[in-house]
Predicted 3D model of a 1527-nucleotide RNA (small-subunit ribosomal RNA) from a Deinococcota bacterium.
The sequence was found in a public genome assembly.
RNA sequence: AACGUCUUGGAGAGUUUGAUCCUGGCUCAGGAUGAACGCUGGCGGCGUGCCUUAGACAUGCAAGUCGAACGAAGCACCUUGCGCAGAUCGCUUCGGUGUGAAGCAAUAGGUGACUUAGUGGCGAACGGGUGAGUAACACGUGGGUGACCUGCCCCGAAGUGCGGCAUAACAGGGGGAAACUCCUGCUAAUCCCGCAUGUGCUCCCACCUCUUGUGGUGUGAGUAAAGAUUUAUCGCUUCGGGAUGGGCCCGCGGUCCAUCAGCUAGUUGGUAGGGUAAUGGCCUACCAAGGCUACGACGGAUAGCCGGCCUGAGAGGGUGAUCGGCCACAGGGGCACUGAGAUACGGGCCCCACUCCUACGGGAGGCAGCAGUUAGGAAUCUUCCACAAUGGGCGAAAGCCUGAUGGAGCGACGCCGCGUGAGGGAUGAAGGCCUUAGGGUUGUAAACCUCUAAAAGAGGGACGAUAAUGACGGUACCUCUUGAAUAGCACCGGCUAACUCCGUGCCAGCAGCCGCGGUAAUACGGAGGGUGCAAGCGUUAUCCGGAAUCACUGGGCGUAAAGGGCGCGUAGGCGGUCUGUUAAGUCCGAUGUUAAAUCCCGGGGCUCAACCCCGGAUAAGCGUUGGAUACUGGCAGGCUAGACGGUUGGAGAGGCGAGUGGAAUUACCAGUGUAGCGGUGGAAUGCGUAGAUACUGGUAGGAACACCCAUUGCGAAGGCAGCUCGCUGGACAACACGUGACGCUGAGGCGCGAAAGUGUGGGGAGCAAACCGGAUUAGAUACCCGGGUAGUCCACACCCUAAACGAUGCAUACUUGGUGUCGGCCCGUUGGGGUCGGCGCCGGAGCUAACGCGUUAAGUAUGCCGCCUGGGAAGUACGGCCGCAAGGUUGAAACUCAAAGGAAUUGACGGGGACCCGCACAAGCGGUGGAGCAUGUGGUUUAAUUCGAAGCAACGCGAAGAACCUUACCAGGCCUUGACAUCCUGAGAACCCUCCAGAGACGGAGGGGUGCCCUUCGGGGAGCUCAGAGACAGGUGCUGCAUGGCUGUCGUCAGCUCGUGUCGUGAGAUGUUCGGUUAAGUCCGGCAACGAGCGCAACCCUCGCCAUUAGUUGCCAGCAUUUCGGAUGGGCACUCUAGUGGGACUGCCUAUGAAAGUAGGAGGAAGGCGGGGAUGAUGUCUAGUCAGCAUGGUCCUUACGGCCUGGGCGACACACGUGCUACAAUGGCCGGUACAACGCGCUGCCACCUCGCGAGAGGGAGCUAAUCGUUAAAGCCGGUCCCAGUUCAGAUUGCAGUCUGCAACUCGACUGCAUGAAGUUGGAAUCGCUAGUAAUCGCGGAUCAGCCAUGCCGCGGUGAAUACGUUCCCGGGUCUUGUACACACCGCCCGUCAAACCAUGGGAGUGGGUUGCACCCGAAGACGCGUAGUCUCGUCAAUGGGACGCGCGUUUAAGGUGUGGCUCAUGACUGGGGUUAAGUCGUAACAAGGUAACUGUACCGGAAGGUGCGGUUGGAUCACCUCCUUU
Repeated sequence: AACGUCUUGGAGAGUUUGAUCCUGGCUCAGGAUGAACGCUGGCGGCGUGCCUUAGACAUGCAAGUCGAACGAAGCACCUUGCGCAGAUCGCUUCGGUGUGAAGCAAUAGGUGACUUAGUGGCGAACGGGUGAGUAACACGUGGGUGACCUGCCCCGAAGUGCGGCAUAACAGGGGGAAACUCCUGCUAAUCCCGCAUGUGCUCCCACCUCUUGUGGUGUGAGUAAAGAUUUAUCGCUUCGGGAUGGGCCCGCGGUCCAUCAGCUAGUUGGUAGGGUAAUGGCCUACCAAGGCUACGACGGAUAGCCGGCCUGAGAGGGUGAUCGGCCACAGGGGCACUGAGAUACGGGCCCCACUCCUACGGGAGGCAGCAGUUAGGAAUCUUCCACAAUGGGCGAAAGCCUGAUGGAGCGACGCCGCGUGAGGGAUGAAGGCCUUAGGGUUGUAAACCUCUAAAAGAGGGACGAUAAUGACGGUACCUCUUGAAUAGCACCGGCUAACUCCGUGCCAGCAGCCGCGGUAAUACGGAGGGUGCAAGCGUUAUCCGGAAUCACUGGGCGUAAAGGGCGCGUAGGCGGUCUGUUAAGUCCGAUGUUAAAUCCCGGGGCUCAACCCCGGAUAAGCGUUGGAUACUGGCAGGCUAGACGGUUGGAGAGGCGAGUGGAAUUACCAGUGUAGCGGUGGAAUGCGUAGAUACUGGUAGGAACACCCAUUGCGAAGGCAGCUCGCUGGACAACACGUGACGCUGAGGCGCGAAAGUGUGGGGAGCAAACCGGAUUAGAUACCCGGGUAGUCCACACCCUAAACGAUGCAUACUUGGUGUCGGCCCGUUGGGGUCGGCGCCGGAGCUAACGCGUUAAGUAUGCCGCCUGGGAAGUACGGCCGCAAGGUUGAAACUCAAAGGAAUUGACGGGGACCCGCACAAGCGGUGGAGCAUGUGGUUUAAUUCGAAGCAACGCGAAGAACCUUACCAGGCCUUGACAUCCUGAGAACCCUCCAGAGACGGAGGGGUGCCCUUCGGGGAGCUCAGAGACAGGUGCUGCAUGGCUGUCGUCAGCUCGUGUCGUGAGAUGUUCGGUUAAGUCCGGCAACGAGCGCAACCCUCGCCAUUAGUUGCCAGCAUUUCGGAUGGGCACUCUAGUGGGACUGCCUAUGAAAGUAGGAGGAAGGCGGGGAUGAUGUCUAGUCAGCAUGGUCCUUACGGCCUGGGCGACACACGUGCUACAAUGGCCGGUACAACGCGCUGCCACCUCGCGAGAGGGAGCUAAUCGUUAAAGCCGGUCCCAGUUCAGAUUGCAGUCUGCAACUCGACUGCAUGAAGUUGGAAUCGCUAGUAAUCGCGGAUCAGCCAUGCCGCGGUGAAUACGUUCCCGGGUCUUGUACACACCGCCCGUCAAACCAUGGGAGUGGGUUGCACCCGAAGACGCGUAGUCUCGUCAAUGGGACGCGCGUUUAAGGUGUGGCUCAUGACUGGGGUUAAGUCGUAACAAGGUAACUGUACCGGAAGGUGCGGUUGGAUCACCUCCUUU
């Protein structure tokens, strides 16, 4: 590697961005639970039920039994005894007397399968509960016991003989409230004791065996027993063995904290003794000074452990309820006794706390047994039935006891099963909801028809028990009868299955994450509908999963979090090559074990299932044993490629010390010399007439070493630079001579470690924190300037940190190349080639999220070390260590956020860069801003001053016409199916005229008048009017942020995109960039692009030239007529008109260029887009408009609709915009005179005449227009004015008029006369214009009765100046660069202060818990010693033995005192931190962020911060040097 067998198993999503890839956290979908809560709730089966207070407990029960161990009592019976020789009983003067056997007595014995307090035996150490303690040989697993025990049970061997003394009960007496107790007396035993026997056993000694106290032999000493009975037996004693159950010991395994690093005097060992069933410092004495610990001792926190259970693909992670094994505990502690077994849950003694009783003297108690109560809590059950079954205790047994157990009850707490119906049924009913009003949906759902039969009632009726005995239980189950019978809960924006309406309006609320809600909410609340599960459904909590997010399986560290600042080196880890050996690791086999239950597989039983039963199987671990030997390890012996050494050689700012040199700065001295110097963006402070600066000479002192000098070199890093000498470290090369793996890495440790800083002593020229001045500024605790102290320098001693950076640990090996350079060596030599070691650049494969790295790796591998695990809080707090201090090092948590971040992309932006354009600037001309007036706007006012427009891009804008109307506003007066539309009914044709009241709307009265179509002549229909009823009308009410349409703007800027291909993981890029060129993404060339679309240009209109066609209303060259006017005939040549064409294309020439093109020229009416217009890409501004129109939604409906009169939109302290007229002589005025074009006209334009000073009026011809109607003005000619507030200017005001119109008061225009204001060219600032333009002059038109028009839209007349140029301002385009911006610089964002809330540190202390040490006191008990008391034994003798008591001592719980440690809570005040739409101050950072930023340190400052010293590039820009790439 393949094959075979076994193994059956692994899904993701949302959220950082404008978008992308990555990193990374948060969240969700799954499963589970001893659960709880909300809503709901039918049945059954099987399970399960105080997780919190090991808090406290009323009441009842939970361990008794044996009379076949014993005495006694009672009851029943029998026997026996007494009794006619008088029992018994009554009376009694106690002498008697009566009575008369169915009686009396227990002083006797027996029987009872009778009862029982006591003695005695066995049990009570099991069973049941709980998990407080315990981090331990407690548990698990595997072993050991030559160091042990084991009642009852089994097997075997041998016995069971003879005696004795007490004591309960009981009786009598005493004390006490009680509990209970004391004294005296009697008594039994399977109680206790002595003697005998000794199979045996134990002990001493000796010997053999033996790996410890194993086994064996021998002498000696010691040492047993109990009886009962129904005569079958059952007991008892000793020993051996077994079984069972235990004790002790050991290997290994399983929590957290090192901010717990040192712990330990019985401590570690030895000897001897004690103690125990037994080993052992378990205890004591003596001796020694050990023992444990970084493989984590000691300390602290937490925790019963396991089989298992949950989850997971697995590896793992979590957990330790129910069931099972072990341990520990029994109100909190201590202690022993009894016993086979306890240091004993329902035994004892003592201390403490608590509760209860009490006669106050004293007593009693222990539910973590079963029920139950109370407290606590989110929360956990009946004071049930039964021993029928299973099991346990006692007994020979019957049996008794058993809250173990078997059952029932309560709780949807869980799992499983069943049901709430099934079939048919369309007018698709009603109702609901929605609707585009048609319909859709609820929905075969219902009604209705047919059928079946949970529960309930009745009857029968098990297994569990194969004889008896049944709590469950008349239960399961079977049959029959009546009888269609509860459904809920959550969700419906995405993840995630499921959508609409109404209400609400950043409110109320929702939310697991992202996020919804500010008037059209599928996200809130309700409804309809839907989706999912279903007697449940959701929520909350917790665990695993997803999370490869602690990565063993299976992660990382250049920039995202992460390489220690650097070296030396200890432990440890890892280690070249060959041979032999061993077999520890490793591999294979066998075997023991891994309890049962559980899981899995196969069967079986409850109707199924859950559940239960039977059988089987698997694996890892550990033990024993046999084998294998490649690799790793051990041991032994070699080797030389690693490493080290030797010899020779050259390079170097490597280090330390001593000496020495010149330039410059400064100071001082002297000289020359005179008014400034210095400094800056510009200044000032400062220095200088007491002579500065400048120049010259001299002296002094300190510090640093120009040129050389270089991307040079050296060093481990920090770092190192004049020269000389001394001492000294390292690297490199050549030679291949020596040793023989001596190596690599390196936790702790040790040393070095820029700058700043500290101490002591020197030194001090320059520079320079702090500080002081001067400026700047709103301020300026800064940047700039003038001064200036620590410091910078030296010596010694500290500090130990930096962007200590290549942001890249060290070592080794391997893997294409090119080029430069430094130092050696070799070959060759005019150039060159090779090799070793360093230092650079480019680049291949490969790697990378990308950027990039790329033999100097970030490639491929190995070894070792260090480090990371979301952001903030925070490198902070506390604690430890170090330091003189500053501080360093180690280093959290609460709380808070859903992100923080890396690289790259597209934009936007920059007080970044390059290029280019534009009346953008500049160069010019004329204006605005000053005045008066007009007009629009703001503001103010008002009953109303209707509404909209708001930088450019609102403001002579909507409005191309506000006196009424318009009109939307206000006041008043009126109408309510309405002024307008459609439908219905009735009447009348419609319509016209007159009068009255009223401001009018409107109301009232009268008169005239009948039409059209059809007809069966009755009438009907269309149209219009009036009346009536309701559907509806109506709204310039709101929302332009719900919309259509239209429009403005960037901008007539040159851009905006697509298809295919290619590149990139991707967003995207390429094309579209680049070099030229253009007005232009216009064209040319090149190019991983090739093409295409919308834009540009052209096509269209107009003006300019020509031709042609046509010739009235236009024209008139020639001809004729003439009133002299193209008026007429005539003509269409010309002008003109308006159709069609031509013409211009860089076509030609010269120059230049590769071309595109550009420059000049010719010709031409026109020349390089000929002038002008129309035409406005993708998009931006949530731009404007609901009041032009249309339109969704919403609101009003005797009014927010409609009509009318009057008023208002015209107000007026003021502010702004746009204009007009001026300020005058380039002019005003008067007179004369010349030349247009576009247009317009019948409710009209109006010639001409008359009247009027005039506006105009009265007449009136022509013209529906190339026909008629209109003085063009500036200009030109002449005159006048003479620089003034004027003969300028014309506002304002007065009077008188004209015209339009129902009507000119508010509020029209015009005319005449009179009046004659401000204004003498306009501050800061600002606008337009590049040629027929600006400027200036007039003319026309729309709207329109008239007109507030000086506006707007057009027309022609006269007609300039200037552009060097692109530095600057503004706007725009392209490329590039930086970015922390993306609602995009009107961006983002930092810190103090103020306010609220939250958690936290310090804190005089205070309170509690726990623990160490020292001392005091010391219960019960045990042990030791003593003993004059009592009892007892004794050959009744002892100074004898034993027991009890008492005394003393040792030990010790609790308690007390003192003093420490740790920890929790709290604390006036105080420190910082976090969070919180619109607070204050500034502007630190992001762009060159406007002083590049960051950094260690020091000082300073309201604050961000500033400055000094040193460092970094993670700085833009420009220039230069070097290197590289291409040619």

The coordinates come from a structure-prediction model, not an experiment, and the mean pLDDT is 83.
Lineage of the source: Bacteria > Thermotogati > Deinococcota.